[in-house]
Context: one part of a larger RNA
RNA sequence: UUGCACGUAAAGCAUUUAUAGGUGGCUUUUUAAGUUCAUCGUUAAAUCCCAAGGUUCAACCCUGGAAAGAUAGCGGAAACUACCAAGCUAGAGUACGGUAGGGGUAGAGGGAAAUUUCGAUGGAUCAAUGAAAUACGUAAAGAUCGAAAUGAACACCAACGAUGAAAGCACUCUGCUGGGCUAACACUAACACUGAGAGACAAAAGCUAGGGGAGGGAAUAAGAUUAGAUACCAUAGUAGUCAUAGUUGUAAACGAUGGAUACUAGGCACUACAAUGCUGUAGCUGACACAUUAAGUAUCCGACCUAGGGAUUACAUUCUCAAGAAUGAAACUC
Numbered sequence: 001u002u003g004c005a006c007g008u009a010a011a012g013c014a015u016u017u018a019u020a021g022g023u024g025g026c027u028u029u030u031u032a033a034g035u036u037c038a039u040c041g042u043u044a045a046a047u048c049c050c051a052a053g054g055u056u057c058a059a060c061c062c063u064g065g066a067a068a069g070a071u072a073g074c075g076g077a078a079a080c081u082a083c084c085a086a087g088c089u090a091g092a093g094u095a096c097g098g099u100a101g102g103g104g105u106a107g108a109g110g111g112a113a114a115u116u117u118c119g120a121u122g123g124a125u126c127a128a129u130g131a132a133a134u135a136c137g138u139a140a141a142g143a144u145c146g147a148a149a150u151g152a153a154c155a156c157c158a159a160c161g162a163u164g165a166a167a168g169c170a171c172u173c174u175g176c177u178g179g180g181c182u183a184a185c186a187c188u189a190a191c192a193c194u195g196a197g198a199g200a201c202a203a204a205a206g207c208u209a210g211g212g213g214a215g216g217g218a219a220u221a222a223g224a225u226u227a228g229a230u231a232c233c234a235u236a237g238u239a240g241u242c243a244u245a246g247u248u249g250u251a252a253a254c255g256a257u258g259g260a261u262a263c264u265a266g267g268c269a270c271u272a273c274a275a276u277g278c279u280g281u282a283g284c285u286g287a288c289a290c291a292u293u294a295a296g297u298a299u300c301c302g303a304c305c306u307a308g309g310g311a312u313u314a315c316a317u318u319c320u321c322a323a324g325a326a327u328g329a330a331a332c333u334c
Base pairs, nucleotide, nucleotide: 007288008287015200016199017198021194022193023192025088026087027086028085031082033081034080035077036076037075039073041071042070043069049065050064051063053061054060091191092188093187094186097182098181099180103177104176105175106174107173108172109171110154114150115149116148117147118146119145120144121143163168206247207246208245209244211242215241220236221235223233258301259300260299261298262297263296266279267278268277269276283290308333309332316327317326318325319324
């Protein structure tokens, strides 16, 4: 230097934008850097290889020869890569016209239910459980009817469905706004792919500030259960859950499957594209399975892995209000 792997065994960054870098469509021209050919110098000896010789053979020793490769000079070649110049339209994009959508954000409105309060009727339990008890109730509960207040979430439609880079996103209406798909053909003319660092966004929980607080409910209290019960069950219930402004930066952030491009049977859903699913051939796989949405056949770029534990650790550095996060060993052990 070349050769391996990454759905489930170790291994895909949570996602995305994009800098450097790497890689890159078709045609013609230039140059000759890479490339390639020839020649020449160097590449100590020993060693290796080849052919003789000497130790009775051999190892070993000795004599001679050869050599790939590397590198410098000089001279050719011009297919490929690169460079120069010009052009093209299949990649990519722009404009015009359509189209679907819980995409985002701000504002306004709505009803059902729940809880609480007030008023009325009425008069003893109610509630809970496997069974109970704690709890509630004659200071009038529970139940029924009427009125009001409050906060959070939006039944049915609803789907194997839609949409978004991911996290996510669903009551209704409106303003602003991002992206996708598609038709026709007009324009630009390779403007592309990936992407170390870097930036942005990022569920839930947590943190800061002053609000809000119906229901659920970590912690906690007391009741049961039990040998015990720091639990499961039940009665209460604080933080939090909600909104605003910040912060944190992690998840089994999962399709446990990086992105892009090209190619490779059918059938069904639904209907033509696109998208989303099911089944299945070749192929692939240790198997399960995957199978045009590949885990198939190839190319490009980038992340990552190298037995188990020690170790999502220690030390150190960076970030953070803190909690912690990121980077990340070794001794030792088997």
Predicted 3D model of a 334-nucleotide part of an RNA (small-subunit ribosomal RNA, central domain) from Tamarix gallica. The RNAcentral record of the full RNA draws on SILVA. Lineage of the source: Eukaryota > Streptophyta > Magnoliopsida > Gunneridae > Tamarix. The coordinates come from a structure-prediction model, not an experiment, and the mean pLDDT is 86.